[in-house]
Molecule: transfer RNA
Organism: Candidatus Staskawiczbacteria bacterium
Parts: sequence; structure tokens; C1' cells
RNA sequence: GCUCCCAUCGUCUAGCCCGGUCUAGGACACGCCCCUCUCACGGGCGUAACACCAGUUCAAAUCUGGUUGGGAGCA
Repeated sequence: GCUCCCAUCGUCUAGCCCGGUCUAGGACACGCCCCUCUCACGGGCGUAACACCAGUUCAAAUCUGGUUGGGAGCA
């Protein structure tokens, strides 16, 4: 230098290929409540996310281009 892959709650992850349906779902963690003499366990509720910019479209986490960061291969 070229090619390819990845980026979503505090953490891990589903959804992306094939655009729309519910408030972007789940687990862990955290907060509150119930339960218990107390803790743990169990149950209920809640907080919280699509790396960034632009384009296409009635509509983008999803498609396209670019940027940033990480990884792999080739030279």
C1' cells in the first nucleotide's frame, strides 16, 4: 500500500443477510418493593444502548459511500 471482518445498555449478547409489526429483546450487574428475625435464595417493577458523518427511501440498527478505532490476510 491492497483486500476482508468487527463496533448495539455498566458487561456479554439477539436482531443486520431479506428495511416497517411491541417501548431495539434477553442474561448478568445496579436501584426500589415483596418474601425472611436478618442475610442469601426466590418473585415483581425500574434505570440504561445501535462508534461518527453523509446518501438512498414514505420509512435505516439493518442498504450505499466515507471517517475513526480494533482484528486478520497478502505484498